[in-house]
A computed fold for a 1399-nucleotide RNA from an uncultured bacterium, annotated as small-subunit ribosomal RNA.
RNA sequence: AGAGUUUGAUCCUGGCUCAGGAUGAACGCUAGCUACAGGCUUAACACAUGCAAGUCGAGGGGCAUCAUGGGAGGACUUCGGUCCUUUUGAUGGCGACCGGCGAAUGGGUGAGUAACACGUAUCCGACCUGCCCUGUACUGGAGGAUAGCCUCCCGAAAGGGAAAUUAAUACUCCAUGUGUCAAAUGUCCGCAUGGUCGUUUGAUGAAAGAUUUAUCGGUACAGGAUGGGGAUGCGUUCCAUUAGCCAGCCGGCGGGGUAACGGCCCACCGGGGCGACGAUGGAUAGGGGUUCUGAGAGGAAGGUCCCCCACACUGGAACUGAGACACGGUCCAGACUCCUACGGGAGGCAGCAGUGAGGAAUAUUGGUCAAUGGCCGCAAGGCUGAACCAGCCAAGUAGCGUGCGGGACGACGGCCCUAUGGGUUGUAAACCGCUUUUAUACGGGGGUAAAACGCGCCACGUGUGGUGUCUUGCAAGUACCGUAAGAAAAAGGACCGGCUAAUUCCGUGCCAGCAGCCGCGGUAAUACGGAGGAUCCGAGCGUUAUCCGGAUUUAUUGGGUUUAAAGGGAGCGUAGGCGGGACGUUAAGUCAGUUGUGAAAUGUGGCGGCUCAACCGCCGAACUGCGUCGCGAACUGCCGUUCUUGAGUGCAGACGAGGUGGGCGGAAUUCGUGGUGUAGCGGUGAAAUGCUUAGAUAUCACGAAGAACUCCGAUUGCGAAGGCAGCCCACCAGGGUGUAACUGACGCUAAAGCUCGAAAGUGCGGGUAUCGAACAGGAUUAGAUACCCUGGUAGUCCGCACGGUAAACGAUGGAUGCCCGCUGUUUUGCGAUACAAUGUAAGCGGCCAAGCGAAAGCGUUAAGCAUCCCACCUGGGGAGUACGCCGGCAACGGUGAAACUCAAAGGAAUUGACGGGGGCCCGCACAAGCGGAGGAACAUGUGGUUUAAUUCGACGAUACGCGAGGAACCUUACCCGGGCUUGAAAGUUAGUGAAUGACCCCGAAAAGGGUCAGGCUCGCAAGAGACACGAAACUAGGUGCUGCAUGGUUGUCGUCAGCUCGUGCCGUGAGGUGUCGGCUUAAGUGCCAUAACGAGCGCAACCCCUGUCGUCAGUUGCCAUCAGGUAAAGCUGGGAACUCUGGCGAGACUGCUACUGUAAGGUAGAGGAGGGUGGGGAUGACGUCAAAUCAGCACGGCCCUUACGUCCGGGGCGACACACGUGUUACAAUGGUCGGUACAGAGGGCUGCUACCAGGCGACUGGAUGCUAAUCUCCUAAAACCGGCCUCAGUUCGGAUUGGAGUCUGCAACUCGACUCCAUGAAGCUGGAUUCGCUAGUAAUCGCGCAUCAGCCAUGGCGCGGUGAAUACGUUCCCGGGCCUUGCACACACAGGCCGUCA
Repeated sequence: AGAGUUUGAUCCUGGCUCAGGAUGAACGCUAGCUACAGGCUUAACACAUGCAAGUCGAGGGGCAUCAUGGGAGGACUUCGGUCCUUUUGAUGGCGACCGGCGAAUGGGUGAGUAACACGUAUCCGACCUGCCCUGUACUGGAGGAUAGCCUCCCGAAAGGGAAAUUAAUACUCCAUGUGUCAAAUGUCCGCAUGGUCGUUUGAUGAAAGAUUUAUCGGUACAGGAUGGGGAUGCGUUCCAUUAGCCAGCCGGCGGGGUAACGGCCCACCGGGGCGACGAUGGAUAGGGGUUCUGAGAGGAAGGUCCCCCACACUGGAACUGAGACACGGUCCAGACUCCUACGGGAGGCAGCAGUGAGGAAUAUUGGUCAAUGGCCGCAAGGCUGAACCAGCCAAGUAGCGUGCGGGACGACGGCCCUAUGGGUUGUAAACCGCUUUUAUACGGGGGUAAAACGCGCCACGUGUGGUGUCUUGCAAGUACCGUAAGAAAAAGGACCGGCUAAUUCCGUGCCAGCAGCCGCGGUAAUACGGAGGAUCCGAGCGUUAUCCGGAUUUAUUGGGUUUAAAGGGAGCGUAGGCGGGACGUUAAGUCAGUUGUGAAAUGUGGCGGCUCAACCGCCGAACUGCGUCGCGAACUGCCGUUCUUGAGUGCAGACGAGGUGGGCGGAAUUCGUGGUGUAGCGGUGAAAUGCUUAGAUAUCACGAAGAACUCCGAUUGCGAAGGCAGCCCACCAGGGUGUAACUGACGCUAAAGCUCGAAAGUGCGGGUAUCGAACAGGAUUAGAUACCCUGGUAGUCCGCACGGUAAACGAUGGAUGCCCGCUGUUUUGCGAUACAAUGUAAGCGGCCAAGCGAAAGCGUUAAGCAUCCCACCUGGGGAGUACGCCGGCAACGGUGAAACUCAAAGGAAUUGACGGGGGCCCGCACAAGCGGAGGAACAUGUGGUUUAAUUCGACGAUACGCGAGGAACCUUACCCGGGCUUGAAAGUUAGUGAAUGACCCCGAAAAGGGUCAGGCUCGCAAGAGACACGAAACUAGGUGCUGCAUGGUUGUCGUCAGCUCGUGCCGUGAGGUGUCGGCUUAAGUGCCAUAACGAGCGCAACCCCUGUCGUCAGUUGCCAUCAGGUAAAGCUGGGAACUCUGGCGAGACUGCUACUGUAAGGUAGAGGAGGGUGGGGAUGACGUCAAAUCAGCACGGCCCUUACGUCCGGGGCGACACACGUGUUACAAUGGUCGGUACAGAGGGCUGCUACCAGGCGACUGGAUGCUAAUCUCCUAAAACCGGCCUCAGUUCGGAUUGGAGUCUGCAACUCGACUCCAUGAAGCUGGAUUCGCUAGUAAUCGCGCAUCAGCCAUGGCGCGGUGAAUACGUUCCCGGGCCUUGCACACACAGGCCGUCA
């Protein structure tokens, strides 16, 4: 000293939370010793029992009890005496009693009290004071009672009554008397009333004795000291949702009362007193020294200790006394408890212990008066739960210990990781050596006793001092010291996601649980529970509660109010606060000094004592406060004089939708009357309700009414705000300018108060043309209590009155001063002038420097720099609500909480995404076209259903002829059944055998059992090698789960033009700039501009195919020329021209021309095979969808292991009411069918393609030949063209389905293959809503080939060529996308967010 938490991120505002310290604490786990301090915070609840205030015989009468002595009697006797009874107050003493002093201290508690109660300062000239000290004077005489004791009576008791007798330091009287009081008078003094000291006269009031003869007492007065009483200034909690309170209440005069002043009390007179500087009322509370915290200022607290106050069961009252209205006194009342003979009595722990109760919670019915202190006493001494000690409690602070050293490249065990070497626990342990604090045992053991009492002596000279001696210790044989043995008897708690030091495994699976805040837990949890390890503190550690801090989050120090909470709607103005220049006075504030006080303790600096420390002692400073005294006079204040610039007044000429009242005007609207005129009008997105042949709407004329004032008109003007607009008149008010005549600070602000205050609303009375809440009808809609339409009441208008609110906004209170500039003005003056430019003052606007601000922004009209005053704010919700009060006719307004709940709510700005926002642009996106799908049949995929199984995956676009480019067995993962268990496969090591082939039995097969043939290579041999079979073992295996643990790969946005970086610059920052703007492009493609300059991934280009030409090379390809030759044919010789093949090149670059443009580029043209990226392909940026795939492969984790592995036979993946997607074939004449004729490209081929010949109607079969391919072959391309028939029909269209007969592949075509022939001949006559593809060699249409493959369910996929169109005005709309901009309360980002209701 800060940190966490609002957001995708940022800055700010703002709350919540944490880290620190503290406690009279409590609870949980744990616990060795010592010292010091502490211990009912709750029920001022109730209390059993014991103790806490007595003492004096040197005041007194006495003698119940005890002891001693004497007398009398008796018993015993060792005659010394002992014992018993009785008597005697004679003695020590002493129960009870009279009397004195004390009991008013000490000790407890904090209920009450908001007050002179407390604190502090001052005063009493308005007072008292026992015991104590000092001084002066005195202490003479007399008397009558009364308790006790005794007698009697009443009562259960407590207690009471009567009679008789008696004492005192008890009581009374007389005497004396400094004193007091009154009157008169004098002196001196002071602080206002006044006070001190004298003199004279009058009145009045004292005393007590005791004894050991030395003292102690007694009385009066004066003084002191101590203690108390009273008065005053200042300070002392919260609430204004408590605003008025008071009747002895305020003052006076007189009296009473008191120690004393005083309405303290009383009579009379007067009518005051307190209060916004908070009276009165309510709530809460003992106050202070101090304590905790804090840098301080503050905030909170008031336990222990000290001072003061108050109280003593509750309430009231007085008595006694120096002192009380009295804790352990009295009386009365009340409640409660106890005793009782029922008549009546007794009691008061908030003293010390202790009990019950309450409570989370707080101790012993202990010891001693040894010390310190108190009361009594001459004293000895007595009493003392004050006090000093001990006991209990980790409840606090401090100290000590639980061992120390050595000991492994590191044991065992545990834990985790691993590359299998290791790491960690860990020098930790074991083991070796050493020490003994504390605890235990034994022994020794000072001081607390300074002193005082008693006794003796001495000094001074009458009660003190000195000295000697004797006696006195509860705690306690404690502290302390020594000895002994032995590491021996002694460590835990919390925490480990971030804040916050410290992490791994297992278990659990939004469960159990954690949590101070944020938040963890839904199968890989460093956050739950356990374990190992680490961290922090340590005889303690955590939790809970409370206080301060952090929190500048109530801001005096030290905050704010445009938008975060916060400027009153506006003005006038009272109190208050603040206030211009000069001179003088004063000294209240103020400055420094002086002095008194500020108790001690505490805190603090130094020194010292307990072994140290805590603790304690001594000394100092401090105690920031209040008072006293005098110095000074700058500033503020008071007082006085003066000034003019603030303010106001006058004069002059202008200005304005400023206000109030009155008058006037035209247009429009509606209505009325009349005319013209005829079928509609009106209204809407479209309609309808409505009006209209009884004549509307339209139009003309006239009339009536009410309301509002077109143009001018503007970033205009005026007003305090609300607000103000036709014209004229009257009245009222205003600011500004000019001038400088007058006053001379007269000012600013403004709680309370008063006034004004849009619209709607209210009351009464008018008025009512338009418009128009409510209401009615018509529409819209799922509904439509709305938006739209037709009507329409209140109202809108006027007068008077009420109400008092608005986003009453510039969301910005008023005033004054100061601080760079530019610019506009159809505002208003003045000056100047050329109808200028321009200057000046006041206004209304715009843009900026500095500065400010979280930023947006503000910026001489401040949100800048300053001063003054007012108002307001302190997290969100609850709530501007409730209650109370005030106002109002009401509606309602003003004032204005709490419980509870959340961890946020919010401001500004940033980047995205989004918008039924905008601008620009693109795309078969729409439009314009062509052809389809959706209807039919079939094929295929999917869903669903079914099933023993119908294996699994893929699901909008981006799943559905997809994985699958080939499911009859196999594939195969599914189902049923039969088998195997180191296993179906690979590797290593024994052992056996070559390999291999054939056969038999059993079985559905796998499997199992058996027989025969065969005899390998190298090596001399031993043996080795390939291969097979095999036992045991190490390894296995899983298409089981998780694509949300992953790699890799892929789809999509999208071949869309974007996505970023470095440096610089801008911004507090997120971030921006660059990448924006203008033009251009298919393109972030370029050019220009430019705080940016460059660069990267994308675009383009480079690559492949295709289109033209050249060149080179000519076989298997070609054949123009020459020759040969055939039925025909490059068939042959030959040729290298052409085509073609395939290498290398050329070519296209907006290069040229014209126009246009700054340029990039665009348009047109020429040339050219090709023209503006020529066409096609490959190529897919940063990223998005937790997109797809664990079943292609790989891989973490989990799961199975005689099975979830593996082998085999059979079945299934092919099911079928149905639904969807993708296709094929059609519905026909641009066609079908028959016959004839022509032209491709690309690709495949040896387990193959097959010419050709033969057979078969055909699928195909039997032969045979060529070709490992520019050679042979698949291979007749089809549509087209020519000709014939069909003539609009379910047909010569269409071919499904079915029957029969076959062919081929294959171990095998039943489930479940394809093909051929014959026969059969279904639906279907162009397809609803809706929807798909395509912009040129494209669509459409026609055929051909290939992969997979034994065969094939291929109408699929991938390629190839043939024929070959139509249309695009254009970008308003639908979809998708790009850029810029705007809004945003979204950020899981519109499939968002959020509100209400219900559960």